[in-house]
């Protein structure tokens, strides 16, 4: 540098749920909490999925829309612990 993650050590991260807060919502942040994860670090860059305040149509039922979200949806970028080839 590269590949790999079967073995060991040392640690990380934390899903559902419960909470408190911030948000219109999706959601996010802290606490408890562990489903899980070898990048479940970071990054909306391309696909997707989510919400719909605003702002556009309405036959008034509702639709449309991201400037708002997800990185624990897959890809790409980027940085890195450890141990083996």
């Nucleotide at each position: 540098u590269u590949c790999u993650g079967c073995c060991a050590a040392a640690g990380g991260c934390a899903a559902a749920c419960c909470u408190a807060c911030c948000g219109a919502a999706a959601g996010g942040u802290g606490g408890g909490g562990a489903c899980g994860c070898a990048a479940a670090g970071u990054u909306a860059c391309c696909g997707g999925u989510c919400u719909a305040a605003g702002g556009g149509g309405u036959u008034c039922g509702c639709c449309c829309u991201a400037u708002g979200a997800c990185a624990g949806c897959g890809g790409g970028a980027u940085c890195g612990c450890c141990a083996g080839a």

Description: The prediction has a mean pLDDT of 90. This is a predicted structure of an 85-nucleotide RNA (c-di-GMP-I riboswitch aptamer) from a Gallionellaceae bacterium. Of the family's consensus pairs, 100% are formed in the model. The sequence was found by an Rfam model in a public genome assembly. NCBI's taxonomy places the organism under Bacteria, Pseudomonadati, Pseudomonadota, Nitrosomonadales, Gallionellaceae.